[in-house]
């Protein structure tokens, strides 16, 4: 340094203000937010760099929600329910101009998107499942080459 297994910790943000109304942080005007890995012509460090750090909500892939199947377990008279493991399905949204060899990533402008359940009235932003789960990140241990 590589690979495998295990352990620990970490691991999501957001309605200012106004209108209507019996009632809305849910409608209307307006405001505001952007998980993880990759890519990437940005920026920083450096004498310089192909080294290090950094750079996409809309590109590629993944996760959360919902859901099918297989299998193990628990409860139950049965139907069935719940939990674990494995593996599937579903799963939103970007253009125009500029520069340039090259840009859906840079610069400028204008757009667009956002699980489920609940609610005196329809929710990305409130409340709840969730002190959960999790893509993954960091550190450590053992073994291997």
């Nucleotide at each position: 340094a590589u690979a495998u297994u295990c352990c620990u910790u970490c691991g999501g943000g957001g309605u200012c203000g106004g209108g209507u109304g019996u009632a809305a942080u849910u409608c209307c005007c307006a405001a505001u937010c952007g998980g993880c890995g990759g890519u990437g012509a940005u920026g920083a460090u450096u004498c310089a760099a192909u080294a290090u750090c950094u750079a996409a909500g809309u590109c590629c892939g993944c996760g959360a929600c919902c859901u099918g199947u297989a299998u193990g377990g628990u409860u139950u008279u049965c139907u069935a329910a719940c939990c674990g493991u494995a593996u599937g399905g579903c799963u939103g949204a970007u253009c125009u101009g500029g520069u340039g060899c090259a840009a859906c990533u840079c610069c400028a402008g204008a757009a667009c998107c956002g699980a489920c359940a609940g609610u005196u009235a329809a929710a990305g932003u409130c409340u709840g499942g969730a002190u959960g789960a999790g893509a993954g990140a960091a550190g450590g241990a053992a073994u291997u080459u």
FMN riboswitch aptamer (RFN element) from Oceanobacillus arenosus, 145 nucleotides, folded computationally. The model forms 100% of the base pairs in the Rfam consensus. The source organism's lineage runs through Bacteria, Bacillota, Bacilli, Caryophanales and Oceanobacillus.